[in-house]
Context: one part of a larger RNA
RNA sequence: UGGCGGGGGCCCGCACAAGCAGCGGAGCGUGUGGUUUAAUUCGAUGCAAAACGAAGAACCUUACCCGGGCUUGACAUGCCGGUGGUACCGACCCGAAAGGGAAGGGACCCCGCAAGGGGAGCCGGCACAGGUGCUGCAUGGCUGUCGUCAGCUCGUGCCGUGAGGUGUCGGGUUAAGUCCCGCAACGAGCGCAACCCCUGCCCCUAGUUACACGUGUCUAGGGGGACUGCCGGCGACAAGCCGGAGGAGGGUGGGGAUGACGUCAAGUCAGCAUGGCCUUGAUGCCCGGGGCUACACACACGCUACAAUGCCCGGUACAAUGGGUUGCCAACCCGCGAGGGGGAGCCAAUCCCAUCAAAGCCGGGCUCAGUUGGGAUUGCAGGCUGCAACCCGCCUGCAUGAACGCGGAGUUGCUAGUAACCGCCGGUCAGCCAUACGGCGGUGAAUACGUUCCCGGGCCUUGCGCA
Numbered sequence: 001u002g003g004c005g006g007g008g009g010c011c012c013g014c015a016c017a018a019g020c021a022g023c024g025g026a027g028c029g030u031g032u033g034g035u036u037u038a039a040u041u042c043g044a045u046g047c048a049a050a051a052c053g054a055a056g057a058a059c060c061u062u063a064c065c066c067g068g069g070c071u072u073g074a075c076a077u078g079c080c081g082g083u084g085g086u087a088c089c090g091a092c093c094c095g096a097a098a099g100g101g102a103a104g105g106g107a108c109c110c111c112g113c114a115a116g117g118g119g120a121g122c123c124g125g126c127a128c129a130g131g132u133g134c135u136g137c138a139u140g141g142c143u144g145u146c147g148u149c150a151g152c153u154c155g156u157g158c159c160g161u162g163a164g165g166u167g168u169c170g171g172g173u174u175a176a177g178u179c180c181c182g183c184a185a186c187g188a189g190c191g192c193a194a195c196c197c198c199u200g201c202c203c204c205u206a207g208u209u210a211c212a213c214g215u216g217u218c219u220a221g222g223g224g225g226a227c228u229g230c231c232g233g234c235g236a237c238a239a240g241c242c243g244g245a246g247g248a249g250g251g252u253g254g255g256g257a258u259g260a261c262g263u264c265a266a267g268u269c270a271g272c273a274u275g276g277c278c279u280u281g282a283u284g285c286c287c288g289g290g291g292c293u294a295c296a297c298a299c300a301c302g303c304u305a306c307a308a309u310g311c312c313c314g315g316u317a318c319a320a321u322g323g324g325u326u327g328c329c330a331a332c333c334c335g336c337g338a339g340g341g342g343g344a345g346c347c348a349a350u351c352c353c354a355u356c357a358a359a360g361c362c363g364g365g366c367u368c369a370g371u372u373g374g375g376a377u378u379g380c381a382g383g384c385u386g387c388a389a390c391c392c393g394c395c396u397g398c399a400u401g402a403a404c405g406c407g408g409a410g411u412u413g414c415u416a417g418u419a420a421c422c423g424c425c426g427g428u429c430a431g432c433c434a435u436a437c438g439g440c441g442g443u444g445a446a447u448a449c450g451u452u453c454c455c456g457g458g459c460c461u462u463g464c465g466c467a
Base pairs, nucleotide, nucleotide: 001467002466003464004463005462007461008460009459010458011457012456013455015451016450019414020413021412022411023410026304027303028302029301030300031299032298033297034295035294042053043052064290065289066288067287068286069285070284073128077127078126079125080124081123082122083121088105089104092101093100094099108119109118110117111116130279131278133277134276135275139273140272141268142267143266144264146262151190152189153188154187155186156185157166158165159164169182170181171180172179196256197255198254199253201224202223203222204221205220206219207218227250230244231243232242233241234240306407310366311365312364313363314362315361316360322353323352324351327346328345332341333340334339373404378399379398380397381396382395383394384393420443421442422441423440424439425438426437
């Protein structure tokens, strides 16, 4: 000087408490451990791995396994030699394909009258290519985490033999090393804040969307507005705090983007790049099939429930974000339905997904039952995508109807338009194992006495046998 303490003081954070909804029990989905396997490719492993890399594993992907095949190679550059019936196309044969043969057809560019020469391509050879092979303890880059925490430093001066200290401390204050005052310090930098974006109010401009046709709504640009500015009180006359007025809105309005010096030899050689090592008739490359989907178990994240503020049926109301031309697909017809036919419109404020919603509201049924709760599982019949749904897709109809009667110890999220509940859209994508993820709107709470305790953190101080 730091670190640490079941030392102290001060102070924060959904950290506890208060409260609401859950998880832990059930069934199922997904990930992981384990086990199994020819292979179940690899990585991630307390917080900070485990719906994570995966924003799409039937083939492909694919890196794994088995088998078949190729070697100058699927791809790059250079050199040497060869080649007109050459490059290229290719019936046919073997084969699961890849690949291996093969009749036949049959070129291009440049120089040159021609003969011929050169080039491209191809063949052979050489040098090399290739490697998701190893090392994230050789690395770049990027990322997680402490932590949006309030901190981390520098110049000069001063103090100390020195390490170093001071500044950064003290009193107050703040979300904040935020600001004020004091002070051997005075300043400064990276952080904080502000500048940026969205949203809430108003105005202006423009307008092939909307109609009550020109105001308003809306869309898209621009501007205004909030600054403790005003008043009162408290306070060191300060910073600031409390209350009030006005205001759409207050005292950082709400949300986002933004992550200091550093820590964890944290993560990633499989995104990419890259040193070294290893491999080259194979650890490279192609293909068929299989596997990544295995299942006594264990854990994690979820979905659906266990019902009556509920379930079912009929009727009826109100969104926003988005996406669409190898696409979105209207009307209409067929089908109980998934879907099929159909073909209008739309490169989209114009048409379609989508009369866009669901919870809601109105009416009816059910009457406490493993039931009209719950939908797992299984049988049959169908639909769709795709070369192909056996391993291993989604959807529909009929039938079947399992566990489950609110969950032990323990444990998670959330302080407001939040939680909870409800549906809608999107990316990836032929299709989809999405209950995931990212967004959008609808309905819309409860509680916070307080900081003793648990967890994490900040500042000052103290002890130390630790560095």
Small-subunit ribosomal RNA, 3' major domain from an uncultured bacterium, 467 nucleotides, folded computationally. Rfam family: Bacterial small subunit ribosomal RNA.